[in-house]
RNA sequence: GACAAAGGCAAACCCGUCGAAAGGCGGGGGCGCAAAGCCACGAGGCUACCGCGGACUUCGCUCCGCCAGGCCGGUCGGGCUGCCGAA
Numbered sequence: 001g002a003c004a005a006a007g008g009c010a011a012a013c014c015c016g017u018c019g020a021a022a023g024g025c026g027g028g029g030g031c032g033c034a035a036a037g038c039c040a041c042g043a044g045g046c047u048a049c050c051g052c053g054g055a056c057u058u059c060g061c062u063c064c065g066c067c068a069g070g071c072c073g074g075u076c077g078g079g080c081u082g083c084c085g086a087a
Base pairs, nucleotide, nucleotide: 001084008033009032013028014027015026016025017024018023031074037080038079039078041077042076043075044072045071046070051066052065053064054063055062
């Protein structure tokens, strides 16, 4: 970062699977991406099983709030690496 070339990745959605969930993995599928390759270091966001507090209660539950050590790299920053070579 090109009206180039060779390629690459793969959104939503669907199916299967793991997970309490967020979400991950596999197959299909392509919205898009010059790092939409890798890494949870910083920021930000998502979920809340467990735990804590409260309300209700038919004392079985149910509901509300808080909580990350869980999750998100296609939210941004940062680190590392990579194809091509016109302007």